The prediction has a mean pLDDT of 81. Predicted 3D model of a 73-nucleotide RNA (transfer RNA) from Spumella sp. NIES-1846. Lineage of the source: Eukaryota > Stramenopiles > Ochrophyta > Chrysophyceae > Spumella. Rfam family: tRNA. The family's RNA type in Rfam is transfer RNA.
RNA sequence: GCUAAAAUAACUUAAUGGCUAGAGUAUCUUAUUUGUAAUAAGAAAGUUAUGAGUUCAAGUCUCAUUUUUAGCU
Numbered sequence: 001g002c003u004a005a006a007a008u009a010a011c012u013u014a015a016u017g018g019c020u021a022g023a024g025u026a027u028c029u030u031a032u033u034u035g036u037a038a039u040a041a042g043a044a045a046g047u048u049a050u051g052a053g054u055u056c057a058a059g060u061c062u063c064a065u066u067u068u069u070a071g072c073u
Base pairs, nucleotide, nucleotide: 001072002071003070004069005068006067007066010025011024012023013022018056027043028042029041030040031039049065050064051063052062053061
């Protein structure tokens, strides 16, 4: 330099163009316990990497940029 893939909650991730973006771990609160752990119930935490475009409607489709990973030279 070329090609491909990925980027969503603190971490791991799900989501056929039809949404008020869902779950697990972790965090916090409560209950349970003599106490801790475990368990149960709940809460909070997302500008879906950035910027444009298509569409009635975009996390999803198109383009560009950034970062990361893999391969080729």